[in-house]
Transfer RNA from Roseibium litorale, 72 nucleotides, folded computationally. Its Rfam family is "tRNA". Rfam's curators write: Transfer RNA (tRNA) molecules are approximately 80 nucleotides in length. Rfam classes the family as a transfer RNA. Rfam links the family to the GO term triplet codon-amino acid adaptor activity.
């Protein structure tokens, strides 16, 4: 060079057109508690960039960037 995979809170994953973008760990508070862990209840936190279809994109298309795999 070609082809074919994947990029979602800080990790790790769910969503395959209309969802408040959900869970798990972690972190923040606030309750338990002499305290700490346990535990309970509660915030914060996220569609790699960029155009196109669409009434309506995180989802379908194309590019771009990063990552993996296969090929000579």
């Nucleotide at each position: 060079g070609c082809g074919c995979c994947c990029a979602u809170c800080g990790u790790c994953u769910a969503g395959c057109g209309g969802u408040c973008a959900g869970g798990a760990c972690g972190u923040c508070g606030c309750c338990c508690u002499u305290u700490c862990a346990c535990g309970g209840c509660g915030a914060a936190a996220a569609c790699a960039g960029g155009g196109g279809u669409u009434c309506g994109a995180u989802u379908c298309c194309c590019c771009u960037u990063g990552g993996g795999c296969g090929u000579a």